[in-house]
RNA sequence: GCACCCGCCGCGGGAGAGUGCGGGCUGCAACACAACCCGCCGCCGAAGGCGCAACCGGCCCCCGGAAACGCUCAGGCACCAGGGACCGUGGCGGGGUA
Numbered sequence: 001g002c003a004c005c006c007g008c009c010g011c012g013g014g015a016g017a018g019u020g021c022g023g024g025c026u027g028c029a030a031c032a033c034a035a036c037c038c039g040c041c042g043c044c045g046a047a048g049g050c051g052c053a054a055c056c057g058g059c060c061c062c063c064g065g066a067a068a069c070g071c072u073c074a075g076g077c078a079c080c081a082g083g084g085a086c087c088g089u090g091g092c093g094g095g096g097u098a
Stems, first nucleotide, its partner, number of pairs: 004095010018041001020040005026034002042077003048073001049071003055065004
């Protein structure tokens, strides 16, 4: 001490699905409307979680790991905001060792 691998942080990008119905409460002079809460129906999957298994490994008819697949528990479903797997990029730390 390269490539490469892992973790953390910053920056950029980042989808899907109801402006659903009813009620309550707050804001407003009031209505409308909006946020929040409750109930009901419909939907989404890319935090997390769970499952099968493609696939991988082993002491191999058993065991282990395991997806962007499946389930939707959680979360989410106008715009904005937030979250966001993953991708790119910069830095820090660890491993590594041409």